Molecule: transfer RNA
Organism: Gossypium raimondii
């Protein structure tokens, strides 16, 4: 100096509508079975404080990685 968002990878524009996608996982279907494929489901904003009606996003401190 840059970065930190599901197990892993990642999007999130000017602060505002249920935080989205891929992969993995679970269940069901399909199959003689497994895989593939189809359908459904669960799962996340590094920690603390401030600003604000409202913070993943802004400010400060800390921690971690490069």
């Nucleotide at each position: 100096a840059u970065u930190g968002u599901a197990g892993u990878c990642u999007a999130g524009u000017u602060g505002g509508u249920u935080a989205g996608g891929a992969u993995a996982c679970u269940c069901g279907g399909c199959u003689c079975u497994c895989a593939c494929c189809c359908g459904a489901g669960a799962g996340a904003c590094c920690c603390g404080a401030g600003u604000u009606c409202a913070a993943g996003u802004u400010u400060c401190g800390g921690c971690a990685a490069u």